This is a predicted structure of a 74-nucleotide RNA (transfer RNA) from Dyella kyungheensis.
It was read from a public genome assembly.
Rfam family: tRNA. Rfam classes the family as a transfer RNA.
The prediction has a mean pLDDT of 81.
[in-house]
RNA sequence: GCGCCCGUAGCUCAGUUGGAUAGAGUACCAGGCUACGAACUUGGUGGUCGGGAGUUCGAAUCUCUCCGGGCGCG
Repeated sequence: GCGCCCGUAGCUCAGUUGGAUAGAGUACCAGGCUACGAACUUGGUGGUCGGGAGUUCGAAUCUCUCCGGGCGCG
């Protein structure tokens, strides 16, 4: 330099045939339970879906570009 893949909550990820409030587990906070904890259980906080632009009535999803990471080729 060329090609391919990945980037979504603090962390691990789902969701990519474009559509309805963007989700799960875990972590964190609060309550219940307990002599106190752990475990269990109930509820809650948390995201401009890597940045920007474009297409569209509508974009996490499609297109372009940039940034970061991984693999392969030279």